RNAcentral holds the full RNA, with entries from SILVA. This is a predicted structure of a 387-nucleotide part of an RNA (large-subunit ribosomal RNA, domain III) from Microbulbifer pacificus. Its Rfam family is "Bacterial large subunit ribosomal RNA".
Context: one part of a larger RNA
RNA sequence: GAGUAACGACAAGGGGGGUGAAAAACCCCCCCGCCGGAAGACCAAGGGUUCCUGUCCAACGCUAAUCGGGACAGGGUUAGUCGGCCCCUAAGGCGAGGGCGAAAGCCGUAGUCGAUGGGAAACAGGUUAAUAUUCCUGUACUUGCAAUUGCUGCGAUGGAGUGACGGAGAAGGCUAGGCCAGCAUGGCGAUUGGUUGUCCAUGUUUAAGGUCGUAGGCUGGGGGAUUAGGCAAAUCCGGUCCCCUAAGGCUGAGAACUGAUGACGAGUCUCUUUAAGAGACGAAGUGGUUGAUGCCCUGCUUCCAGGAAAAACUUCUAAGCUUCAGGCAAUUGCGAACCGUACUCUAAACCGACACAGGUGGUCAGGUAGAGAAUACCAAGGCGCUU
Repeated sequence: GAGUAACGACAAGGGGGGUGAAAAACCCCCCCGCCGGAAGACCAAGGGUUCCUGUCCAACGCUAAUCGGGACAGGGUUAGUCGGCCCCUAAGGCGAGGGCGAAAGCCGUAGUCGAUGGGAAACAGGUUAAUAUUCCUGUACUUGCAAUUGCUGCGAUGGAGUGACGGAGAAGGCUAGGCCAGCAUGGCGAUUGGUUGUCCAUGUUUAAGGUCGUAGGCUGGGGGAUUAGGCAAAUCCGGUCCCCUAAGGCUGAGAACUGAUGACGAGUCUCUUUAAGAGACGAAGUGGUUGAUGCCCUGCUUCCAGGAAAAACUUCUAAGCUUCAGGCAAUUGCGAACCGUACUCUAAACCGACACAGGUGGUCAGGUAGAGAAUACCAAGGCGCUU
C1' cells in the first nucleotide's frame, strides 16, 4: 500500500421466546423464500468413527459462536434367508512335469486361482439417543445330517439334456401408482362475498408364504423295433422304421381365496410432567376410472454383423455293490459357522493442497398444465448456501 481488496454462486430473510459473560448466525415457535428427475430417499465405490449422548471453545470454521464433520469422554454396528465367504467358470494370472534360454528368466500342458456373470431360502408390523429384511411380535421358506416308517436298482471325475444369453420393432394381457366417487371422523369461520353445504380438512393401508392355475407362450403325444454317431457302456441323447392316438405336457404375469377374529389406522382418553414422553381404546377401511419406461417377455415378429463359459439341476449307464450300502417319499429331531452391517455417498465425510461454483456408477420417480424424465408451480422430504 491499507484497515484497502476479499470473506467462495443474487435461494432471503423477518418476528417472538430460550440458553448464555456475550446471540444476525445455536435451540424452540410463527411467518417468508428456495429445490422438488433434486438441493429428496436408498445403494455400489471410496472414506473410516465423520454416527449418538454429555461436557468444552485455545486452535480449526474465511466473522461471532453458547454451535460444529473441531477438542475430550462415554456409548453405538446383533443375520440359516441381505452382501461376502462357499460351489462354478470369463478375460486374465500362476503353473507340477515339459519346451526354450549365458544367468536372471520366458512360454506353456494337467491343474489351480480369478466376478464385473451363473448357483438354495423372508416378509409385514413394532422397537433405540444411535442397529435393524439382523433385535422383538406374527406368519413363512431353504438346505444339510440323523432316526423311524413305507416303497425301491443304486452308482461318476464319464455320456446326454438343460443352464444359455445379440440388435431392432410391434401388439395384447396385467400390476404398481394416480385420480374421482362413496364411506368414516372432525370443523362451522377466518380483514371483504359466501360458509349446515353440490362446503372444508384428514383417513380410506395391509406383505412374504400357501391354495388355485387364468390372459398368454412353447411343444403334437404314447408305445415298439432297430442303429457305422455321442472316445467305453447305456434303458439316456441322436438317426431310421412300424403301430396307436387328438388332446397331452411344459411354462406363465395377474386375479381370487387364505395369511388376517391379526397388524396398521384419523382420532379419543388417562398418566407423568412443561420438554416432550408413556400407556389404553380405536371409526371407515368400499366402488369406478386411468394407467406405466414395471411384470407376462430370457416371450413373439424380424434382421445380419449370428450374439460367454462352467457348475448347480435332470437323466443315462461304467467299475462296483446288490438281505447290506445306496435311492425315493413322509414324519420327527438337531444344525446352518465365520466376515461385513455405524455414518457419508451429485457430497463440508469420495477425487480435486481448502468445509473448493469442478468431477463421481446404479435404483426410486407423487400432483396441476404438458407429447415428455422438457419447462413452470407445488407434495413428501430437505434447505436459505458460516460475515